Predicted 3D model of a 1498-nucleotide RNA (small-subunit ribosomal RNA) from an uncultured prokaryote. The coordinates come from a structure-prediction model, not an experiment, and the mean pLDDT is 85. Its Rfam family is "Bacterial small subunit ribosomal RNA". Its family is annotated with structural constituent of ribosome and ribosome in the Gene Ontology.
[in-house]
RNA sequence: UCAGAUUGAACGCUGGCGGCAGGCUUAACACAUGCAAGUCGAGCGGUAACAGAUCUAGCUUGCUAGAUGCUGACGAGCGGCGGACGGGUGAGUAACGCGGAGGAACCUGCCCAGUAGUGGGGGAUAGCCCAGAGAAAUUUGGAUUAAUGAGGGGGGAGGAAAGGAGGGGAUCCACUUGUGGACCUUUCGCGAUCAGAUGAGCCUGCGUGAGAUUAGCUAGUUGGUGGGGUAAAGGCUCACCAAGGCGACGAUCUCUAGCUGGUCUGAGAGGAUGAUCAGCCACACUGGGACUGAGACACGGCCCAGACUCCUACGGGAGGCAGCAGUGGGGAAUAUUGGACAAUGGGGGCAACCCUGAUCCAGCCAUGCCGCGUGUGUGAAGAAGGCCUUCGGGUUGUAAAGCACUUUCAGCGAGGAGGAAAGGUUGGCAAUUAAUACUUGUCAGCUGUGACGUUACUCGCAGAAGAAGGACCGGCUAACUCCGUGCCAGCAGCCGCGGUAAUACGGAGGGUCCGAGCGUUAAUCGGAAUUACUGGGCGUAAAGCGCGCGUAGGCGGUUAAGUCAGUCAGAUGUGAAAGCCCUGGGCUCAACCUGGGAACUGCGUCUGAUACUGCUCAACUAGAGUUUGGUAGGGUAUAUUGGAAUUUCCGGUGUAGCGGUGAAAUGCGUAGAGAUCGGAAGGAACAUCAGUGGCGAAGGCGGCUAUCUGGACCAAUACUGACGCUGAGGUGCGAAAGCGUGGGGAGCAAACAGGAUUAGAUACCCUGGUAGUCCACGCCGUAAACGAUGUCAACUAGCCGUUGGAGGGCUUGUCCCUUAGUGGCGCAGCUAACGCGAUAAGUUGACCGCCUGGGGAGUACGGCCGCAAGGUUAAAACUCAAAUGAAUUGACGGGGGCCCGCACAAGCGGUGGAGCAUGUGGUUUAAUUCGAUGCAACGCGAAGAACCUUACCAGGUCUUGACAUCCCGAGAAUUUGCUAGAGAUAGCUUAGUGCCUUCGGGAACUCGGUGACAGGUGCUGCAUGGCUGUCGUCAGCUCGUGUCGUGAGAUGUUGGGUUAAGUCCCGUAACGAGCGCAACCCUUGUCCUUAGUUGCUAACAGGUUAUUCUGAGAACUCUAAGGAGACUGCCGGUGACAAACCGGAGGAAGGUGGGGAUGACGUCAAGUCAUCAUGGCCCUUAUGGGCUGGGCUACACACGUGCUACAAUGGCAAGUACAGAGGGUCGCAAACUCGCGAGAGUAAGCUAAUCCCACAAAGCUUGUCUUAGUCCGGAUUGGAGUCUGCAACUCGACUCCAUGAAGUCGGAAUCGCUAGUAAUCGUAGAUCAGAAUGCUACGGUGAAUACGUUCCCGGGCCUUGUACACACCGCCCGUCACACCAUGGGAGUGGGUUGCAAAAGAAGUAAGUAGCUUAACAAUGGGGAGGACGCUUACCACUUUGUGGUUCAUGACUGGGGUGAAGUCGUAACAAGGUAGCCCUAGGGGAACCUGCGGUGG
Repeated sequence: UCAGAUUGAACGCUGGCGGCAGGCUUAACACAUGCAAGUCGAGCGGUAACAGAUCUAGCUUGCUAGAUGCUGACGAGCGGCGGACGGGUGAGUAACGCGGAGGAACCUGCCCAGUAGUGGGGGAUAGCCCAGAGAAAUUUGGAUUAAUGAGGGGGGAGGAAAGGAGGGGAUCCACUUGUGGACCUUUCGCGAUCAGAUGAGCCUGCGUGAGAUUAGCUAGUUGGUGGGGUAAAGGCUCACCAAGGCGACGAUCUCUAGCUGGUCUGAGAGGAUGAUCAGCCACACUGGGACUGAGACACGGCCCAGACUCCUACGGGAGGCAGCAGUGGGGAAUAUUGGACAAUGGGGGCAACCCUGAUCCAGCCAUGCCGCGUGUGUGAAGAAGGCCUUCGGGUUGUAAAGCACUUUCAGCGAGGAGGAAAGGUUGGCAAUUAAUACUUGUCAGCUGUGACGUUACUCGCAGAAGAAGGACCGGCUAACUCCGUGCCAGCAGCCGCGGUAAUACGGAGGGUCCGAGCGUUAAUCGGAAUUACUGGGCGUAAAGCGCGCGUAGGCGGUUAAGUCAGUCAGAUGUGAAAGCCCUGGGCUCAACCUGGGAACUGCGUCUGAUACUGCUCAACUAGAGUUUGGUAGGGUAUAUUGGAAUUUCCGGUGUAGCGGUGAAAUGCGUAGAGAUCGGAAGGAACAUCAGUGGCGAAGGCGGCUAUCUGGACCAAUACUGACGCUGAGGUGCGAAAGCGUGGGGAGCAAACAGGAUUAGAUACCCUGGUAGUCCACGCCGUAAACGAUGUCAACUAGCCGUUGGAGGGCUUGUCCCUUAGUGGCGCAGCUAACGCGAUAAGUUGACCGCCUGGGGAGUACGGCCGCAAGGUUAAAACUCAAAUGAAUUGACGGGGGCCCGCACAAGCGGUGGAGCAUGUGGUUUAAUUCGAUGCAACGCGAAGAACCUUACCAGGUCUUGACAUCCCGAGAAUUUGCUAGAGAUAGCUUAGUGCCUUCGGGAACUCGGUGACAGGUGCUGCAUGGCUGUCGUCAGCUCGUGUCGUGAGAUGUUGGGUUAAGUCCCGUAACGAGCGCAACCCUUGUCCUUAGUUGCUAACAGGUUAUUCUGAGAACUCUAAGGAGACUGCCGGUGACAAACCGGAGGAAGGUGGGGAUGACGUCAAGUCAUCAUGGCCCUUAUGGGCUGGGCUACACACGUGCUACAAUGGCAAGUACAGAGGGUCGCAAACUCGCGAGAGUAAGCUAAUCCCACAAAGCUUGUCUUAGUCCGGAUUGGAGUCUGCAACUCGACUCCAUGAAGUCGGAAUCGCUAGUAAUCGUAGAUCAGAAUGCUACGGUGAAUACGUUCCCGGGCCUUGUACACACCGCCCGUCACACCAUGGGAGUGGGUUGCAAAAGAAGUAAGUAGCUUAACAAUGGGGAGGACGCUUACCACUUUGUGGUUCAUGACUGGGGUGAAGUCGUAACAAGGUAGCCCUAGGGGAACCUGCGGUGG
């Protein structure tokens, strides 16, 4: 980091149907328009509109006008009830707000039940009418009127109330008939009271976010007494009194947040969340306020203030969608200005009924869940097309087509439930009643109410017809190929892909997974035991406070009794419904809906149990402490004192140096140093003893003595009786450095100065030297303050030391036992490993501290402490995908050990200097073709460039081609000559008609043509094969099984010896084996056997001037086949009784006899695409082919490899001796002749043990030269030639004559070689027409030296350190410069919020007042009681001022930090990192850093 589940989601691509759900998460931003709360005429006065009826008038006999509230009804108004419900939103609120559980001092309209009531009268006021003001909203005055409106009063001891509607037969009253009233009855109301139900209000313990870088808060504050107030307890309010109350179990402050049932996730515990549904709370433009009322301080009421919007006639007014729709805005984003009251529910009403954006429905949206479909069967010629291909084929794929079927859904048509019960009306019965009336209930008949709705559902019709996409395919993670691209374009959740063969980018084919959806993004949980309650850690990975004492807290020994708080059990109440779960039922299934159950792990109450914990009380002694006697000790503090040494001073002796270093210099010294002797002064530190020895809590403590004092241990008694352990805060101690004041100052020594070193050297080294180091007093409070290991207690194998004490045994100098320390190993166990292991890092318990990826950073800000330095507490932004531990294998080390090698050393000869040859670089050029580049390129590819080669350049040419295959046509093949041209080439021309035949033709070859194709020394050796170099002929590299380890890996292969060798022996958790080593092979060295030509010639014979010349021989040499021989086999010694080594004998040869071939696993992306082969790419009238000429041979220069020299160990001249191995018919060529010579001419022999090349040379003998640029040296140049070859100009070799350069032994440096070697001498061969100083091979002559392994180089083994692993050509640090990012400080500036002190005071309430005013009452004719208005006071919102706190934004400049491409300077660290590193502290310095003091080992 991912795979899972989830979402009110959004976005991209796509989209057939249905069901059920859901739908502004953002601006509690602003709102146009419509609707969302009315109803009652059975409360009232009434009649504006409508309808009916009656009457009047006009008259065109059915119209107009008017009248009558008469009726149905009803605008406005009075009155009642309801507008406190329903609906919305989540701003505020960290709170008794919510949740769950309780409590007492309360109210409750409508509803239910009970009891007893409901009498009489008076006064007003809306409306209407009249008259005004105003634009409007609205409003003033007058007159009149009602009530279930308001008000008081009478009677009575006292006392509330309200009436309305329906019906009615007697009796009575009123007035004019007829009605009305009394009266009776039914019913609805009203008042009172009691009780219930319901719904509110209040109180309490508990639970319910974050921050301590918020630690103190509080004056009505806490309590009391007494007034007041409320429906009600209460500082709720007021007066007085007291001084309390809250807080580390987190008060106060700040930030964030509606709470819950539940939802998502999870195995669970938890974590996250609080959409829809349900309960509670809060809010209604913002703030304040009350009124009314049962209920409000009231979403669609009122008043005031404020902001905003609108109207206005400018005087004034109106408004509040966080109701339903809808608009603008914001936003990634969220719907119709729909239908209906049919159902459910609500308000009003007696009821009918009215109202109801609650609600029920419909519309939009794949937003989610669920269901269905897009066909089914058959069908191999495995079609076509696509893609791939090893070109054979494979795959798409039974897929399609074709054939046979079906018709869900959609479409069209027809039918058609349920959601409906009410209500009305008629009739019957019952209740009530005086009553058959009225009313109510019930039963029956009839009637009758549906927005949805073209409903669900069913049937019919037609036709495969209308219906599939998205993402992915490198690993995680299911699914692979081709093409394009070429670190570009791009991908990416993480790791990471892409630089010419990309399963990772883009496209295609194929595949995989889902499917009307699929992906992406965002978010939550999970995985994550990476916060660990369940369930983690702290020696080295992050993490034990530097160490004690001790407060709160936590925990606590044995026994008994009591109690029952914790704990456990039972019962009971509650834990709303919905949801989850189980089980039934209903929609065709499912989603969904619904019945029942379980559950809700919780809280309360009651009862019980009493082991454990707690509490109370009583005891005990094993913990802890006290007492007695001893012991050891650098434990602490103070004072005195001692000797050695350093330094300085004084004096003596004495003379030229001393001192210091890697080497020096600075410094001291002839004015007498250093050295030495004597004396004096002063400070600091205490050698030896001295010890993984002692003491202390840690830091730490060391001469001797005295005094004071703390702790520990041992032994044995007695006493106290749990008095204990740990320990947040707190407090004390606390190395070194540093600070303050005052002393002291010998040595040492930051800073500083000088000298060296160095590229530099602010260092390491040296000479000096100040703070400081020392003392007293006071600060600081940190270290790698370490055992990197908190304290205490208990338990768990052993062995060996050592310190202190006690006891015992005897053999009296040792042993045993015990206890307290201090060390080394080690079992079990633990640990990632390393390791720890009774002094635990084991097994447990108690308590404290600390950790949660690296960096930023132990930093900033804030607080506290400090004189300062600074300490302590302690973040974030941002950035990275790692950082880290232990161990492993390598590699490396200016780490160690052992060993080897011409590696050094010891020698011999060279190179580097000269001339020339040759190769390379560079330069030049039209081209100087290409490759090889440290060792391991450079006399290399090239065993041989005049043309050719040749690949390069210039010019001139060809285009199926110089070469291969196929096709067509013609011609045998072949060949002569001429012309043009530089040639390629072109033209003409001559000779020639072959072979086979089934007579058609065919084979080979040549010419012409067409297209497939040829061709390429063009690119890539970093795509490759093959081959090669190198480490290195070094002795190594591995495997099987076993064993050890969690593992990587180890063991074997290490160790002791030994060897040339991982050679061998021994040992050994290893035992074996393989590739390497060795041996087997070739050659050489000795002998034997066989064979005897072309080789040989001893004896015999013949012959020659001479020679195996001839016969003959098979002895010898030799040739070439096969054998023998050498094996540490034998002897002696050493060694471990081994392996082996040393010496010796014998032997031609002795310890691998000499030489060669032979090159393990691998390393270097070593070399080669130009030997060859080959993938891919590129060219195709040219990057291919042919030709001529040129170039590869250039030439200020540099380097490598060689040759020749510089000379007398030589040159020259003359004479003379001895090889081996090769080559030869396109050849080697004798002899002879010619030429000074190169060579020429002629020519025998030889297809080679026969002939030729071919005289080997150095050597030896003699002569000469005599140390010189020479009789050295031979370059260069001139002339004349020879040879090869078509052709020697560029550009061959050789010869002769002449010329006669540099050079007199070579600087720094560097190479080869250990015996037939070096050195020196010649000979041959390959290549080749010709052209070696190169290469390869051969023999001749033939040395010197090796003490030895310290050093240089390379290698092997073991070990050690490591921060390296593209492996030291590694890694890596800091300053500086540039760019970007976030952040701290900052004169300040601008907002938000808040404390304190004031000002202010609308509306309202309360109180006061008598300015004005007043229907009811009482009075009386003055005026009262009471009230309204006004005024004043108190409280108080907006607002204002001052001064603080806090927070956000911004700010010139500035500080560090992070990240960046290949910048600059150094080299600090990692190895002994080249001065070991690191920690604290102080000073210094461009920088990493350096130095001083103390500490640490990592």